A computed fold for a 72-nucleotide RNA from Luteolibacter sp., annotated as transfer RNA. Lineage of the source: Bacteria > Verrucomicrobiota > Verrucomicrobiia > Verrucomicrobiaceae > Luteolibacter. Rfam family: tRNA. From the family's description: Transfer RNA (tRNA) molecules are approximately 80 nucleotides in length. It is annotated as a transfer RNA.

[in-house]
RNA sequence: GCCAACGUAGCUCAGUGGUAGAGCAGCUCAUUCGUAAUGAGCAGGUCGUGAGUUCAAUCCUCACCGUUGGCU
Numbered sequence: 001g002c003c004a005a006c007g008u009a010g011c012u013c014a015g016u017g018g019u020a021g022a023g024c025a026g027c028u029c030a031u032u033c034g035u036a037a038u039g040a041g042c043a044g045g046u047c048g049u050g051a052g053u054u055c056a057a058u059c060c061u062c063a064c065c066g067u068u069g070g071c072u
Base pairs, nucleotide, nucleotide: 001071002070003069004068005067006066007065010024011023012022013021018055026042027041028040029039030038048064049063050062051061052060
């Protein structure tokens, strides 16, 4: 230099056009003599950035940024 994949909650990841979710972690409550475990609830997101298409974009298109891998 060229090619490909990925970027979503603190972490690991779903969601592939129609108001964004799970597990773990965090907080509160219940249960217990107490702790752990268990159960219930709460909070936490400009979906990497910008532009375009569309009535509507996490999702489609383009550019850029970053990470990883491959080729030279």